[in-house]
The prediction has a mean pLDDT of 82. This is a predicted structure of a 72-nucleotide RNA (transfer RNA) from a Nanobdellota archaeon. The sequence is in RNAcentral, with records from ENA. The source organism's lineage runs through Archaea, Nanobdellati and Nanobdellota.

RNA sequence: GCACCGGUGGUCCAACGGCUAAGACUUCGGCCUUCCAAGCCGACUAUCCGGGUUCGAAUCCCGGCCGGUGCA
Numbered sequence: 001g002c003a004c005c006g007g008u009g010g011u012c013c014a015a016c017g018g019c020u021a022a023g024a025c026u027u028c029g030g031c032c033u034u035c036c037a038a039g040c041c042g043a044c045u046a047u048c049c050g051g052g053u054u055c056g057a058a059u060c061c062c063g064g065c066c067g068g069u070g071c072a
Base pairs, nucleotide, nucleotide: 001071002070003069004068005067006066007065010025011024012023018055027043028042029041030040031039048064049063050062051061052060
C1' cells in the first nucleotide's frame, strides 16, 4: 500500500430497514438474613465520526478514524 472482518452502557454480547436498542456481569437502592454471602425486586448507563438513501438507519451506500487478520 491492497483486500477482508470488526467498532453498541463500566465490561461482555444480541438486534429480518419498523427502536420504546434485548440479555449477562458490574455499580447503586430496596426486600430477605442477627450479620455477610446467595437469592428476589428495581434503577442508572450505549449504537466511533461526518455525509447520503429511505416514510423510517445500530442495520444499506460513500468518506474518515481506530483495532484485528491476510497479502505485498